[in-house]
Context: one part of a larger RNA
Molecule: small-subunit ribosomal RNA, central domain
Organism: Euphorbia maculata
RNA sequence: UUGGGUGUAAAGCAUUUGUAGGUGGCUUUUUAAGUCCGCCGUCAAAUUUCAGGGCUCAACCCUGGACAAGAAGUAGAAAUUGCCAAGCUCGGGUACAGUAGGGGCAGAGGGAAUAUUCAGUAGAACGGUGAAUUGCAUAGAAAUUGGAAAGAACACCAAUGAUAAAAACCCUCUGUUGGGCUGACACUAACACUAAGAGACGAAAGCUUAGGGAGCAAAUGAGAUUAGAUAUCCCAGUAUUCCUAGUUGUACACGAUGGAUAUUGGGCGAUGUGUAUAUCAACUAGUAUACUAUGGUAGCUAACGCGUUAAGUAUCUCGAUUGGGGAGUACGUUCACAAGAAUGAAACUC
Numbered sequence: 001u002u003g004g005g006u007g008u009a010a011a012g013c014a015u016u017u018g019u020a021g022g023u024g025g026c027u028u029u030u031u032a033a034g035u036c037c038g039c040c041g042u043c044a045a046a047u048u049u050c051a052g053g054g055c056u057c058a059a060c061c062c063u064g065g066a067c068a069a070g071a072a073g074u075a076g077a078a079a080u081u082g083c084c085a086a087g088c089u090c091g092g093g094u095a096c097a098g099u100a101g102g103g104g105c106a107g108a109g110g111g112a113a114u115a116u117u118c119a120g121u122a123g124a125a126c127g128g129u130g131a132a133u134u135g136c137a138u139a140g141a142a143a144u145u146g147g148a149a150a151g152a153a154c155a156c157c158a159a160u161g162a163u164a165a166a167a168a169c170c171c172u173c174u175g176u177u178g179g180g181c182u183g184a185c186a187c188u189a190a191c192a193c194u195a196a197g198a199g200a201c202g203a204a205a206g207c208u209u210a211g212g213g214a215g216c217a218a219a220u221g222a223g224a225u226u227a228g229a230u231a232u233c234c235c236a237g238u239a240u241u242c243c244u245a246g247u248u249g250u251a252c253a254c255g256a257u258g259g260a261u262a263u264u265g266g267g268c269g270a271u272g273u274g275u276a277u278a279u280c281a282a283c284u285a286g287u288a289u290a291c292u293a294u295g296g297u298a299g300c301u302a303a304c305g306c307g308u309u310a311a312g313u314a315u316c317u318c319g320a321u322u323g324g325g326g327a328g329u330a331c332g333u334u335c336a337c338a339a340g341a342a343u344g345a346a347a348c349u350c
Base pairs, nucleotide, nucleotide: 004321006319007304008303012318015200016199017198021194022193023192025088026087027086028085031082033081034080035077036076038074039073042070048066049065050064051063052062053061054060091191092188093187094186096183097182098181099180103177104176105175106174107173108172109171110154114150116148117147118146119145120144121143126135163168206247207246208245211242215241220236221235223233258317259316260315261314262313263312272291273290274289275288276287277286299306300305323350324349325348332343333342334341335340
């Protein structure tokens, strides 16, 4: 490289935007580059092959004929791909009118709980465990009542639920802003799909700067347990967790399933969410559509299972895969403040 595969065996980039590249809707026209069909010469000899001949036969040798893709030239064909020109509206997009939503950002407000603190009541325990100890408390704790200021998180509603590209996202209100879905049908006229490199975003932890610090809590200390206990359990407790501006760029970042398009059985049922519509109107009812669940036919699969949200049937396109270990290691390079990240072998061994 071919071929095969990529949910779980090796293999889908964490996600997305988009450049080159690859691929591309319907109708008509041009052209003849790809494509198809002729013709022409060429492709040394030997070899190969066919028919003869010569060494006693054979190998071997001799004579004559035949054969190929390819590339060059040239006469044509025009369905198909490309090219040229014109048009179309089903793909895509814009505008208009609606609509659901924890989508993003900013600002304002709220109550419960927690620990602290001040004051009152009260007067001996409290706390914690398998059992205890350390701890806390007559300098008045725990409990209880009232006040104060603080930081973080938002019970119920709540869901098989909603939204977002993913990461993610739920107290309430306001402002601003992105996307989706639906309708009628106005405009544009293939403007599309995918996407190497590149850009953007990217949980938690970590790092830098200035704040903040209630609770929780790596590290650390004390106490138990134990033969020991660098753990489990308990009492304390710093970084962190929060916020500002940067940085890092990784996770079982999972549906372990890349994206797009088309297509393929029924029956039953209260899986829901949003919208439109028939009906005078409403609805737990009908129809259509977008998303979201569950069971299952054909088909697929090694099996498990998947099954109109495919892992079925097909097309386009990108990524990665090629026995286990050594190893996501070494070396080099790029990036990073660092921690590290990305790229990524071999010897050897089974």